[in-house]
RNA sequence: GGUUUAUGUUGGGCAAUUGAUCCGCCGCGAGCGGAUAGGAAAGUCCGAACACCACAGAGCAUGGUGCCGGGUAACACCCGGGGUCUCUUUGUUGGGACACGGAAAGUGCCACAGAAAAAAUACCGUCCGUCUCUGAUGGAUAAGGGUGAAAAGGCGAGGUAAGAGCUCACCGCGUCUCGCGUGAGCGGGAUGGCAGGGCAAACCCCACCUGGUGCAAGGUCAAGCAGAGGAUUUCCGCAUUGCGGUAGAAGCUGCUCGCUUUGAUAUCUUCGGGUAGACCGCACGGAUCGCAGCAGUAAUGUUGCGGCAAGAUAAAUAAUUGCCUCCCGGCUUUUGUCGGGAUACAGAAUUCGGCUUAUAGACAUAAAGCAUCU
Numbered sequence: 001g002g003u004u005u006a007u008g009u010u011g012g013g014c015a016a017u018u019g020a021u022c023c024g025c026c027g028c029g030a031g032c033g034g035a036u037a038g039g040a041a042a043g044u045c046c047g048a049a050c051a052c053c054a055c056a057g058a059g060c061a062u063g064g065u066g067c068c069g070g071g072u073a074a075c076a077c078c079c080g081g082g083g084u085c086u087c088u089u090u091g092u093u094g095g096g097a098c099a100c101g102g103a104a105a106g107u108g109c110c111a112c113a114g115a116a117a118a119a120a121u122a123c124c125g126u127c128c129g130u131c132u133c134u135g136a137u138g139g140a141u142a143a144g145g146g147u148g149a150a151a152a153g154g155c156g157a158g159g160u161a162a163g164a165g166c167u168c169a170c171c172g173c174g175u176c177u178c179g180c181g182u183g184a185g186c187g188g189g190a191u192g193g194c195a196g197g198g199c200a201a202a203c204c205c206c207a208c209c210u211g212g213u214g215c216a217a218g219g220u221c222a223a224g225c226a227g228a229g230g231a232u233u234u235c236c237g238c239a240u241u242g243c244g245g246u247a248g249a250a251g252c253u254g255c256u257c258g259c260u261u262u263g264a265u266a267u268c269u270u271c272g273g274g275u276a277g278a279c280c281g282c283a284c285g286g287a288u289c290g291c292a293g294c295a296g297u298a299a300u301g302u303u304g305c306g307g308c309a310a311g312a313u314a315a316a317u318a319a320u321u322g323c324c325u326c327c328c329g330g331c332u333u334u335u336g337u338c339g340g341g342a343u344a345c346a347g348a349a350u351u352c353g354g355c356u357u358a359u360a361g362a363c364a365u366a367a368a369g370c371a372u373c374u
Stems, first nucleotide, its partner, number of pairs: 001370001003368008012324007020036006038345001042356002045354005050214004057257004063209004067081005082100001083098005101205002106203002108199003123145002125141007153171002156168003172194001173192008218280004227271006235245004248262005286308001288307008325342007
């Protein structure tokens, strides 16, 4: 000086003219004033607010999450730690990733190759003995070699017929114990030759959480019609056509209990008819935005001051011009000058907090690496 990756900010500004929508004022006039599409509005992957199901109870199931602590309305999110892996470094130095509870509760899988894939071995080889001796056979072995993603803990020494934790030191693993830490964990000591691998993003076990449906939720007003059949089940008491209960039905809820409503009805089904319009929900206050102080490593909380920034319903939020700014190309030693462009991803539909995906250009930070000079 460039390159790659990751993270963050931004992703045009001002003015005039004309136009669209909404709000307010005044008036009956297209008059005046104000506002108007994102960082992801996308995905519909999480969590909620809100609404209805009755007033929404208990258990199971279903589903979800998975190191520790904190934050938050809540979360699978965010912050700070721990551990493992990985790049880099003299150095846990400086970065990055993590689907990070349990394999001694049980079941299951590990193709092919290989002797053998988990209470799993002897193919080659090594050592010892015998014999019909460049070979055959019996026994021992799991150190060496082979196969494989992975082969009875690793390395070294001793020992042995040759070997093996057989023995020893160190590391690993188990048990006990001490110190530090809220904790995940970190460090130390003693002791034991010591359980035979991996996979739970396999079933499963453990801990915690979990009612359902969703603005096409839901509510109000107006208008309008036309009903005709079938199937299933069916009581009691009093009274005299009514009353009280029960069976039943519906619902909360996937199931059970329980509860509520209705109640001699209720459910299912065939044919036919009417309506689908207007208003609210809908942003005039909210887990809201900006600035500053305080507390905190931070996420965030709190206090004070100030603000209101679309509300459409087939869907508006725009077009032109000028200046500035930015980008591209040419010329120029430079200052500069000429021409072109506004370029990426992309358009609200009840709202909010996240995550994920897409993103031209500009700026900033960090890591790695390249080239040149000293």
The RNA shown here (Bacterial RNase P class A) has 374 nucleotides and comes from an Ignavibacteria bacterium. It was read from a public genome assembly, where an Rfam model found it. Its Rfam family is "Bacterial RNase P class A". It is annotated as a ribozyme. From the family's description: Ribonuclease P (RNase P) is a ubiquitous endoribonuclease, found in archaea, bacteria and eukarya as well as chloroplasts and mitochondria. The organism belongs to Ignavibacteria, within Bacteria.